About this RNA:
The RNA shown here (Bacterial RNase P class A) has 321 nucleotides and comes from a Flavobacteriaceae bacterium.

RNA sequence: CCAGCAGGCCGCCUUAUCGCUGUUCGCCGUAGGCGGAAAGAGGAAAGUCCGGACACCUUAGCACAGCAUAGCGGGUAAUACCCGUCGCUUAGCGAAAGCUAGGAAGGACAAGUGCAACAGAAAGAAUGUACAGGUGAUGCUGUAGUGAAAUCAGGUAAACUCUAUGCGGUGAAAUACCAUGUAAACCAAGGCUUGAGGUUUGUGCGACCAAUCUUGGAGGGUAGGUAGUUAGAGCUUUUUGGCAACAAAAAGUCUAGAUAAAUGAUAAGGGUUUUGAGUACUCUCGAAAUACAGAAUCCGGCUUAUAGGCCUGCUUUUUUA
Numbered sequence: 001c002c003a004g005c006a007g008g009c010c011g012c013c014u015u016a017u018c019g020c021u022g023u024u025c026g027c028c029g030u031a032g033g034c035g036g037a038a039a040g041a042g043g044a045a046a047g048u049c050c051g052g053a054c055a056c057c058u059u060a061g062c063a064c065a066g067c068a069u070a071g072c073g074g075g076u077a078a079u080a081c082c083c084g085u086c087g088c089u090u091a092g093c094g095a096a097a098g099c100u101a102g103g104a105a106g107g108a109c110a111a112g113u114g115c116a117a118c119a120g121a122a123a124g125a126a127u128g129u130a131c132a133g134g135u136g137a138u139g140c141u142g143u144a145g146u147g148a149a150a151u152c153a154g155g156u157a158a159a160c161u162c163u164a165u166g167c168g169g170u171g172a173a174a175u176a177c178c179a180u181g182u183a184a185a186c187c188a189a190g191g192c193u194u195g196a197g198g199u200u201u202g203u204g205c206g207a208c209c210a211a212u213c214u215u216g217g218a219g220g221g222u223a224g225g226u227a228g229u230u231a232g233a234g235c236u237u238u239u240u241g242g243c244a245a246c247a248a249a250a251a252g253u254c255u256a257g258a259u260a261a262a263u264g265a266u267a268a269g270g271g272u273u274u275u276g277a278g279u280a281c282u283c284u285c286g287a288a289a290u291a292c293a294g295a296a297u298c299c300g301g302c303u304u305a306u307a308g309g310c311c312u313g314c315u316u317u318u319u320u321a
Stems, first nucleotide, its partner, number of pairs: 003315008012270007020040002023037006042292001046303002049301005054171004059206001061205004066167005071085005086106001088103006107162002112160002114156002129144005175227004186217005197209003232254001234253008271290008
């Protein structure tokens, strides 16, 4: 220098003009209009796979079913997540021990039931042949052949299963409040404390609620507004502790809130990459491209997609000193 592995950051920039959305200030002002200021889609906003915050439900009780997890220790609000370490395993180096960089759902096979093609005599209570040893005799013992595995078997549990531990549910169209309006009227069946029906995964039990009630039919009115809605387990920097994940303290900072859904368009110049020429040494001219992709209650993870650029660590090869 090239290549590989792992981790992290950025992911087009600047100027001008016009335009959109909410907040805030000022003026005019019925609704609204004009002007100024600061701001306006991500590292994954994606998948909806996990864990929570928050809201609601009179069972957030017991049992079964079902589901989830699985070495040890630590972190976190919590997790199937993250960190460390042990074991297993892949690659490289090494005589070996081991070192470096990775990977994975890592309890139990004497509780039970299964599964293993082909080859082989035979794949489980299955057992031929040859040779050797032994015996009164016999696969009694060993070796050879096939195969991943062949003599009171071993392997396999992201095979069924067993063990241990754990799990209430629904979801922002959750919910709460306000306004408007109508027919708490009609028909049928059931029921009224000897209880129909109901109580947010399923079943059963228990507990509780329940009478202008429950279910069905036909018909009538309304579907408008406000909150939830963004100041948070927040972010940045420094110090201390810790191998680390992370924790504590101090200082600073405020960065969308739409509701059919705003966050943009045009022009010029530049950056990066590819490519052609000049034959430049990292320069000039021309052409092309500029990734994956768009908030919808919010946060922490995991997984997937990504043109390209930069930084850090480790390894291998080559070259030079």
The prediction has a mean pLDDT of 75.